[in-house]
Molecule: Bacterial RNase P class A
Organism: Gemmatimonadota bacterium
RNA sequence: UGAGCAUGCGAGUGAGGAUCGCCGGUAGGGGCUUCGGCCUGCCGCCGGAGGAAAGUCCGAGCUCCACAGGGCAGGGUGCCGGGUAACUCCCGGGCGUCGCGAGGCGACGGAAAGUGCAGCAGAGAGGAGACCGCCGAUGGCCCCGGUUCGCCGGGGCACAGGUAAGGGUGAAAGGGUGCGGUAAGAGCGCACCGGGCCGCUGGUAACAGGGGUCGCAUGGCAAACCCCACCCGGAGCAAGGCCAUGUAGGGGACGAGGAGUUGCCCGCUCCGCCUGAGUCCCGGGUAGGCCGCACGAGGUCGCCGGCAACGGCGGUCCCAGAUGAAUGAUCCUCCCCCGCGAGGGGACAGAACUCGGCUUAUUCCGCACGCUCAUCCA
Numbered sequence: 001u002g003a004g005c006a007u008g009c010g011a012g013u014g015a016g017g018a019u020c021g022c023c024g025g026u027a028g029g030g031g032c033u034u035c036g037g038c039c040u041g042c043c044g045c046c047g048g049a050g051g052a053a054a055g056u057c058c059g060a061g062c063u064c065c066a067c068a069g070g071g072c073a074g075g076g077u078g079c080c081g082g083g084u085a086a087c088u089c090c091c092g093g094g095c096g097u098c099g100c101g102a103g104g105c106g107a108c109g110g111a112a113a114g115u116g117c118a119g120c121a122g123a124g125a126g127g128a129g130a131c132c133g134c135c136g137a138u139g140g141c142c143c144c145g146g147u148u149c150g151c152c153g154g155g156g157c158a159c160a161g162g163u164a165a166g167g168g169u170g171a172a173a174g175g176g177u178g179c180g181g182u183a184a185g186a187g188c189g190c191a192c193c194g195g196g197c198c199g200c201u202g203g204u205a206a207c208a209g210g211g212g213u214c215g216c217a218u219g220g221c222a223a224a225c226c227c228c229a230c231c232c233g234g235a236g237c238a239a240g241g242c243c244a245u246g247u248a249g250g251g252g253a254c255g256a257g258g259a260g261u262u263g264c265c266c267g268c269u270c271c272g273c274c275u276g277a278g279u280c281c282c283g284g285g286u287a288g289g290c291c292g293c294a295c296g297a298g299g300u301c302g303c304c305g306g307c308a309a310c311g312g313c314g315g316u317c318c319c320a321g322a323u324g325a326a327u328g329a330u331c332c333u334c335c336c337c338c339g340c341g342a343g344g345g346g347a348c349a350g351a352a353c354u355c356g357g358c359u360u361a362u363u364c365c366g367c368a369c370g371c372u373c374a375u376c377c378a
Stems, first nucleotide, its partner, number of pairs: 001374005007368004014334007022048005028042001029040004050348001054359002057357005062236004069266004074232005079093005094108001095106004109227002114225002116221002131167002133163003138160002140157007175193006194216001195214004200209003240291004250282005257271005298317008335346004
């Protein structure tokens, strides 16, 4: 200089001003008061969307319901250690794989319990197979020579057969490479690599290293069933509670079972069997307000512990709270981009009980810290 990798932040219809509004809070004024307080067409001040508020995909808080016990089913998670309220999240590590590298990616337990699947191609797809090829030692057939007529020697054929080196098919062909060996071959033998089993060493562990031993049939798929280990009640702020208002336990039909145990069964509990539980229909009534609800696993700064995620201590701050649902509109100047100019554009998107994550959407950028590769110069 060029090309890259990784992490954490910031800004984000921007800045200033003017006018008019909207929601919430609050000092004052006014009004009411049972003197606790309450109300507000007034006035001033303060606050008023996001990094994802989103998808509602995980995990929790909170609330109500349920919960004697047993069995079956169902769902989730899945290398190791740590963090956390918890997690399928995060951090660190291991292994595999991709990359020259910094680094990226990985549902990453079990395929030697069982079942199942593998289209097409191919001879053969899992104790396999012989299409081309190679061989044809052995047996067979043919030719030549010899013969003591038993056969012997040489040559040929590719008939039986052998083979799993090479070619070919396939995503995958039953360990790999090399040497020996052989008729040709083959873990058939050997060396190295790989694999199984058993000790040893290091490590909390996953795992790694090394030694011995076994020539070593048993490959892939478990986001296929399944097996193993661990975990899992249900519904959700329209949860739920309070106040006020209204009202009648009205009429009719069916009726011997019904409800709970929140997927099912056993079991258990409760209600009812004409003095009738329950279900359905008709008719009638209410449909206002308050709490939940904004102080929280809270933000921020410093110090300490930790590689880190994160934790501890201390200081400091109060930061939307609506409910046919506020957070806006207009004007002026400036900013960035496009355009000669007039002018146009400034993304994705908006709280709805609250947090921790993940995922997805997105504009012009800026800052900080670190690392890799290539080339050149000293």